[in-house]
């Protein structure tokens, strides 16, 4: 890396400092956005959200709560759509791909 499972229309600073220097928002296409007034990315710090895993609470278990630890996330629905089905249409359902988690390997 491949594997199966769960979640992805919720939520939460476009935070500060530093590195870096041209494209970037996973791939391709069409849009729409961000970017030298420094984006995407990386590091540190302080917040916050979530509750996947461990822990704690309850006599135990489940549920629930909690948020100490491991994580992840913290501009626009995974930015919108593209493939299939239903529908006059609005739209709805699903798939593929991707991301995260623990498991397994």
């Nucleotide at each position: 890396a491949g594997c199966a499972u769960a979640u992805c229309a919720c939520g939460a600073g476009u935070g500060a400092c530093g590195c870096g220097g041209a494209g970037g928002g996973a791939a391709c296409u069409g849009g729409c956005c961000c970017g030298a007034g420094g984006a995407u990315g990386c590091g540190u710090c302080c917040g916050g959200c979530a509750a996947c895993c461990u822990g704690g609470u309850u006599a135990c278990g489940c549920c629930a709560c909690u948020a100490a630890g491991g994580u992840g996330c913290u501009c626009c629905c995974g930015c919108c759509a593209g493939c299939c089905c239903c529908a006059c249409a609005c739209g709805g359902g699903g798939a593929c791909c991707g991301a995260u988690a623990g498991g397994g390997c």
A computed fold for a 105-nucleotide RNA from a Nitrospiraceae bacterium, annotated as SAM riboswitch aptamer (S box leader).